Background
Predicted 3D model of a 110-nucleotide RNA (Guanidine-I riboswitch aptamer). It was read from a public genome assembly, where an Rfam model found it. It matches the Rfam family "Guanidine-I riboswitch aptamer". Rfam's curators write: This family represents a conserved RNA structure found upstream of the ykkC and yxkD genes in Bacillus subtilis and related genes in other bacteria. The prediction has a mean pLDDT of 82.
[in-house]
């Protein structure tokens, strides 16, 4: 100082708020019910991690098996290992709204 699949999802988790249910408060109502406020409501739905978890698939690399008179590569399919590390604002976006979401493995630090 260079490579480079620091790959892509889906299911959760920490988180996170409040479109919509359900709780609470209150108006109207004889009820049934309709409204309005309320996340300083643990909830159901919802959002959700680069630096949280798991699977899959992918990717790398090894072996084997198909297949050929042979040897090599190629293709198919099995299996095996590997897929590391990682501190981080302000701010601004997006949805109902918020956030470890995105902008962002960014700024900066080390």
């Nucleotide at each position: 100082a260079a490579u480079a699949a620091u790959g892509u999802u889906u299911u959760c988790u920490a988180g996170g708020g409040u479109u919509c249910c359900g709780g609470g408060c209150u108006g109207c109502a004889a009820a049934a019910g309709c409204g309005g406020c309320u996340g300083g409501c643990u909830g159901g739905u919802c959002c959700g991690a680069g630096a949280g978890a798991a699977a899959a698939c992918g990717c790398a690399u090894c072996g084997g098996a198909u297949g050929a008179c042979a040897u090599a590569a190629g293709a198919u399919c099995c299996g095996g290992u590997g897929u590391c590390c990682a501190c981080g604002g302000c701010g601004g976006g997006a949805u109902a709204a918020a956030a470890g979401c995105c902008c962002g493995g960014g700024a900066g630090a080390a």